Source information
The RNA shown here (small-subunit ribosomal RNA) has 1419 nucleotides and comes from an uncultured prokaryote. RNAcentral holds the sequence, with entries from ENA. The prediction has a mean pLDDT of 84.

[in-house]
RNA sequence: UGCAAGUCGAACGGAAACGAUGGUAGCUUGCUACCAGGCGUCGAGUGGCGGACGGGUGCGUAACGCGUAGGAAUCUACCCAAUAGAGGGGGAUAACUCGAGGAAACUCGAGCUAAUACCGCAUAAUCCCUACGGGGGAAAGAGGGCCGCUCCUUGGAAGCUCUCACUAAUGGAUGAGCCUGCGUCGGAUUAGCUAGUUGGUAGGGUAAAGGCCUACCAAGGCGAUGAUCCGUAGCUGGUCUGAGAGGACGAUCAGCCACACUGGGACUGAGACACGGCCCAGACUCCUACGGGAGGCAGCAGUGGGGAAUAUUGGACAAUGGGCGCAAGCCUGAUCCAGCAAUACCGCGUGUGUGAAGAAGGCCUGAGGGUUGUAAAGCACUUUCAAUUGUGAAGAAAAGCCUGGGGUUAAUAGCCUCGAGUCUUGACGUUAACUUUAGAAGAAGCACCGGCUAACUCUGUGCCAGCAGCCGCGGUAAUACAGAGGGUGCGAGCGUUAAUCGGAAUUACUGGGCGUAAAGCGUGCGUAGGCGGUCUAUCAAGUUGGGUGUGAAAGCCCGGGGCUCAAACCCGGAACUGCACUCAAAACUGUCUAGCUAGAGUACGAUAGAGGGGGGUAGAAUUUCAGGUGUAGCGGUGAAAUGCGUAGAGAUCUGAAGGAAUACCAGUGGCGAAGGCGGCCCCCUGGAUUGAUACUGACACUGAGGUGCGAAAGCGUGGGUAGCAAACAGGAUUAGAUACCCUGGUAGUCCAUGCCGUAAACGAUGUCAACUAGCCGUUGGAAGACUUUGACCGUUUAGUGGGGCAGCAAACUCAAUAAGUUGACCGCCUGGGGAGUACGGCCGCAAGGUUAAAACUCAAAUGAAUUGACGGGGGCCCGCACAAGCGGUGGAGCAUGUGGUUUAAUUCGAUGCAACGCGAAGAACCUUACCUACCCUUGACAUCCAGAGAAUCUGUUAGAGAUAGUAGAGUGCCUUCGGGAAUUCUGUGACAGGUGCUGCAUGGCUGUCGUCAGCUCGUGUCGUGAGAUGUUGGGUUAAGUCCCGUAACGAGCGCAACCCUUAUCCUUAGUUGCUAGCAGGUAAUGCUGAGAACUCUAGGGAGACUGCCGGCGAUCAACCGGAGGAAGGUGGUGACGACGUCAAGUCAUCAUGGCCCUUAUGGGUAGGGCUACACACGUGCUACAAUGGUCGGUACAGAGGGCUGCAAAACCGCGAGGUGGAGCAAAUCCCAGAAAACUGUUCGUAGUCCGGAUCGGAGUCUGCAACUCGACUCCGUGAAGUCGGAAUCGCUAGUAAUCGCGAAUCAGCAUGUCGCGGUGAAUACGUUCCCGGGCCUUGUACACACCGCCCGUCACACCAUGGGAGUGGGUUGCAAAAGAAGUGGGUAGACUAACCUUCGGGACGUCGCUCACCACUUU
Repeated sequence: UGCAAGUCGAACGGAAACGAUGGUAGCUUGCUACCAGGCGUCGAGUGGCGGACGGGUGCGUAACGCGUAGGAAUCUACCCAAUAGAGGGGGAUAACUCGAGGAAACUCGAGCUAAUACCGCAUAAUCCCUACGGGGGAAAGAGGGCCGCUCCUUGGAAGCUCUCACUAAUGGAUGAGCCUGCGUCGGAUUAGCUAGUUGGUAGGGUAAAGGCCUACCAAGGCGAUGAUCCGUAGCUGGUCUGAGAGGACGAUCAGCCACACUGGGACUGAGACACGGCCCAGACUCCUACGGGAGGCAGCAGUGGGGAAUAUUGGACAAUGGGCGCAAGCCUGAUCCAGCAAUACCGCGUGUGUGAAGAAGGCCUGAGGGUUGUAAAGCACUUUCAAUUGUGAAGAAAAGCCUGGGGUUAAUAGCCUCGAGUCUUGACGUUAACUUUAGAAGAAGCACCGGCUAACUCUGUGCCAGCAGCCGCGGUAAUACAGAGGGUGCGAGCGUUAAUCGGAAUUACUGGGCGUAAAGCGUGCGUAGGCGGUCUAUCAAGUUGGGUGUGAAAGCCCGGGGCUCAAACCCGGAACUGCACUCAAAACUGUCUAGCUAGAGUACGAUAGAGGGGGGUAGAAUUUCAGGUGUAGCGGUGAAAUGCGUAGAGAUCUGAAGGAAUACCAGUGGCGAAGGCGGCCCCCUGGAUUGAUACUGACACUGAGGUGCGAAAGCGUGGGUAGCAAACAGGAUUAGAUACCCUGGUAGUCCAUGCCGUAAACGAUGUCAACUAGCCGUUGGAAGACUUUGACCGUUUAGUGGGGCAGCAAACUCAAUAAGUUGACCGCCUGGGGAGUACGGCCGCAAGGUUAAAACUCAAAUGAAUUGACGGGGGCCCGCACAAGCGGUGGAGCAUGUGGUUUAAUUCGAUGCAACGCGAAGAACCUUACCUACCCUUGACAUCCAGAGAAUCUGUUAGAGAUAGUAGAGUGCCUUCGGGAAUUCUGUGACAGGUGCUGCAUGGCUGUCGUCAGCUCGUGUCGUGAGAUGUUGGGUUAAGUCCCGUAACGAGCGCAACCCUUAUCCUUAGUUGCUAGCAGGUAAUGCUGAGAACUCUAGGGAGACUGCCGGCGAUCAACCGGAGGAAGGUGGUGACGACGUCAAGUCAUCAUGGCCCUUAUGGGUAGGGCUACACACGUGCUACAAUGGUCGGUACAGAGGGCUGCAAAACCGCGAGGUGGAGCAAAUCCCAGAAAACUGUUCGUAGUCCGGAUCGGAGUCUGCAACUCGACUCCGUGAAGUCGGAAUCGCUAGUAAUCGCGAAUCAGCAUGUCGCGGUGAAUACGUUCCCGGGCCUUGUACACACCGCCCGUCACACCAUGGGAGUGGGUUGCAAAAGAAGUGGGUAGACUAACCUUCGGGACGUCGCUCACCACUUU
């Protein structure tokens, strides 16, 4: 903005518009104007019916609103049936005309007029009212037909008839109003609500019962079975889900209700307090001439806004239905259709078959191949759907017209009804369906691929980017991110988000729990309620069965039908588990009735007891006071001090005072509901137990609210106060010590009285009752037995304990005192934190108690048990672990390594033990990895390819050299004569190369716990399981070594042994080794002959096994002692290192994944550096001296090495060394003099005849080369240092200590390292402590395992919440003010057609005024 409610001229007066017809006028000759309501019709108006239906929405409503089942005091237009009637009058008023006002909306005045509009009169009952006498009370006509009868007569009037309409009353149907039972969300941090409130009487009012309203009277009514209040919400059939019971929801469709801009109100009407009506108030929008008006899409479309989000300003009344109408018909955004949206459900297509060269391409790869994949291409077919050509149902039956029969009627009209005929009516619609043509032609996506959960690889990224439903992925090899290839799932869809139910037995009715996981009230009494022994009879409420009514339709389910199928649709059935009424049954529950005694209680006798209250009293002890004696300390502690004491303490004696508590007895003993109760005596008092009899006769149990008691602490008042003792004070301890310890000390503890009302008030176990194996204690009682009269025995009963079966339990455990099996009742729980907190209520003097949340936050919190680890837990045991000893380090100088610093570089690694004389068994160059400078780029090195040349060697020039140039020498080996092998140079690219990174990607190797005695497995058994057992226990050992026991029996890796070496003997063999006897020889020597005895060498054997004896022990294992023996209990020593731990160490030995560099992070050369030096640390050497230094003399080893080597004799040098070169590839020769020792000399306690650093000078050797930067020798110099703080290391016997010797590396370089022998001790009571380790056990909130875990404050940022001076808003109660419209009452005023009238007026009505009620609004 358009449409959604009109219609009737057959109610009426009429005629604005249109049309036809007739007429008139004008003419342009078919147009205009006029006339005729005569006709079709009809705007506006009067009147009737309908606008109370249909359509929308869910604001409000927790209600008789809805659902279901009933009820009585009602109305009902149109419709149906039946009864009676419809007579006769009257006065107005719209329209219209004239006039007026106003911008408009509209209004006013005068005049005319009709009706099915309005009003009387008459009549009227099975109507209404009644005082039973009576009284009141209606109507309307319209249309069609006929003229037989009456009158005028063209035709009509009257009349007749039909239809519709009208009036009164009755019944029905339909619809509506009212009442009632039952059902219908959450909150008690809402517990009391109510004055018309509850009832009665009377009146009013309504269609109707009723406090619905008014007056009066009474004081009731509702409520823990939840009133009132607050919040939320339309209710139902049903929908979704679920096995069901339930839970959530109430779109579409259907029934009911409520609402129509917000609030209030009535009018009209059959029906409304009325979505497209009226009035008022308010907000908003619009018009305005500013005076005043108009409006209400939660109708259909559509617009704006809001939002994550929701459609066309379409067609048609053809069908179904509705309103009006006699009908035709008109109206109908109801409805039927179409449009938009894959929003949902259903169906269909995007092809089918064949096709291996397993094509190409992609991806992966172990480089062979695999996969995509028969997939594609190719070949052969098909044509649904879409496109195209044509044909073409069903939805349509009526109504109308004509005609035949029947009914009504006087009637052939008319009307109704049943037939025949005729004429048409389709929005959808280019419908459905069928058909023609062409061609595989036009038609596949989305999510996912770590587990749950079907589906895996590559690349990129590198705790970044990102993913994520939960667990969790990502820090350089990501199936988890992103991309790709492949795969899986679904498919015109797929995935996400939001929501509901399920799984969830996770609110448990079906169907859970409460000892320790959340959960038993601290404990009694007791109200309501719940529940209740045995027997008889009754009723029939519960219960059970049958019947009747209802439980709308749709939906769900079942059967069937037709759209090609399906979804959707149609038909039938079943179901609707409910409610009401009725008939019956009587077992059980219940009601009522009569009894019973087994539950419960009462009476009587007896018993035990720290049961309770009150009064009295006793002794011990502490303290204080007084007095005596007496003198210097007491007290206290880990040690002290504060404190007390010469003014006389403490100690001791005597006396007195006062308060509190009651040793022993004393006991998993007793009593009590619990808290709790302890000297003795008396008084008052509760309960329990037991025995036998009598009585009552279910009186019982539990117990929401309620109420009593209720430790300690605390509070109020008044006392009391010895000891003890919060707070407080002082002294200690300590980094501090507002603590632990000590000295004091006030409240308090005590009494009386009143509060508080909580505790780990615990058995973490509510009360009552019944049932279900044994055994052993103990307390109280009873009766009994006797071969023992008891310190006895069994029985029974009430308590109180231990262990244990069945059973239960997650396990631990419980187990007749249940946590077992059952019943009754109550309380309580529902993840952790927030929090037993906030707010509110109640209680309290206060402290506080009780009741008791939410926001927010986490993905856990918790229980029980298991294995480890840990403990300033326990038990047992071991180790140079401590102790007992000896010698060191830490102090000095030097050597060496490290840190730090420095530097161009001071290469790198190793970092508690388990890095630091470590890698390095040896950095001047080299090594060398570092730095500087100069060079090379297929490279110093490997393989392949092409070309050329032998290789190689010697000069020379430039340069720091690498390198570059140049000159010469040199022509090799094999050959089938093609060439080949080796080697050098040049070139190309594949590649080389890297001591670059990652030891937290790895292999290998190694360290360490630790040479500690452990670590496991199979089978069996136990446990739901993790796991346990074995492997623990009693002994024993160096040992999980062995023995015994044993639900374990065996076995493996470790231990031990086997191996090497050393200690004794035998045997074999004697050279280079040996030499007793024999012989020879020398100054001397196995030097020579000779020997094989001895030593020795190196092969083989013997020997040692707790074998023997004694003791001890379980008679075992073993241990102690002894004998014999070279050796005795592992003889000494070495190698040998379980399962594992430390992300231990090493990418720089080597190997290796990945990454990185490629004219450089690779390669070469020269020089430098790794050797620096305020400093700190580790490991050593030498010392500080007399057990020594110095100088002489004299002895005794072992094990090694030697040809690029060791090197003798001899000579030279003070010496390092040099010359020399015999001998030796070694039991032969050499290195090679061992040193300490022994013996003699000197020194005489001193910075020295100790000590040797440092420095100066001179040399030797190695080497291309000793400047940076080697070792040694000689002469001179002669530092610190006089035995080392805290702390700390090694060692248990041929060990420590001390003395020298050798070797590897190596040109040279050792105080280091690895070996060798000489001399050669001390000590171990013992296991309390320190450290480390093993086994058993215990606690644990630890498990990257105590280097763990974890608490609080503070700082900063952010999130949410509470409080907060206050402040703004919403809702509501009470008390007032206010009072529009309207209705009702009253009425002085004004006006007033019908009716009455005595004509004056009256009645009635309207307006006005006023009162009551009341919305907005105000305080």